A computed fold for a 72-nucleotide RNA from Chloropicon roscoffensis, annotated as transfer RNA. It matches the Rfam family "tRNA". Rfam links the family to the GO term triplet codon-amino acid adaptor activity.
RNA sequence: GCCCGUGUAGCUUAGUGGCAGAGCGUCCGCUUCGUAAGCGGAAGGUCGUGAGUUCAAUCCUCACCGCAGGCA
Numbered sequence: 001g002c003c004c005g006u007g008u009a010g011c012u013u014a015g016u017g018g019c020a021g022a023g024c025g026u027c028c029g030c031u032u033c034g035u036a037a038g039c040g041g042a043a044g045g046u047c048g049u050g051a052g053u054u055c056a057a058u059c060c061u062c063a064c065c066g067c068a069g070g071c072a
Stems, first nucleotide, its partner, number of pairs: 001071003005067003010024004018055001026042005048064005
C1' cells in the first nucleotide's frame, strides 16, 4: 500500500429501516444481630466521526478514525 472483519451503557455483548435491550458491575430498598447470598427497584447510551439515500438510519451507501486478521 491492497483486501476482509469489527466499533452499541463502566465491562461482555443482542438487535431490527419505525421509541435501543440483556448479563455482570454501580446506587437505593427488602430480608439478617451483622456480612455475603437471594428478591425488588433505579441511574447510566449524541449506537466511533462526518456526509449521502429515505417520510424515517444503530441498521443501507461512501469517506475518515480506532482495533484485529490476511497478502505483498